[in-house]
RNA sequence: UCACUGGAGAGAGGCGGGUUUCGAGCCCGCCCACCGAAGGGGCAAGCUGCUGGCGAUACACCGGUGGCCAAUCUCUCAGGUAAAGCGGACAGCGA
Numbered sequence: 001u002c003a004c005u006g007g008a009g010a011g012a013g014g015c016g017g018g019u020u021u022c023g024a025g026c027c028c029g030c031c032c033a034c035c036g037a038a039g040g041g042g043c044a045a046g047c048u049g050c051u052g053g054c055g056a057u058a059c060a061c062c063g064g065u066g067g068c069c070a071a072u073c074u075c076u077c078a079g080g081u082a083a084a085g086c087g088g089a090c091a092g093c094g095a
Stems, first nucleotide, its partner, number of pairs: 001095002004092003011032001013031007033081003039077001040075003046068008
């Protein structure tokens, strides 16, 4: 990387419109409430640059300010919230 298998969470929300056999279903828009496991953003220790202090100087140490920097943490942009279907981090068998 490929194929197969497993794989959670959260409103069958409200309003309006369209389609319609005027029932459901489906689609579109708006509003509120939620979820975190496509993707995306943020951060720790640590490493490092500059700078100030201390010291005769350097190292070390302490402070300030930048850079690099993980996640299943966090944000909730995106995505998602009956069943089914799709998607799904991650994991297993095989190649």

Predicted 3D model of a 95-nucleotide RNA (Glycine riboswitch aptamer) from uncultured Roseateles sp. The coordinates come from a structure-prediction model, not an experiment, and the mean pLDDT is 81.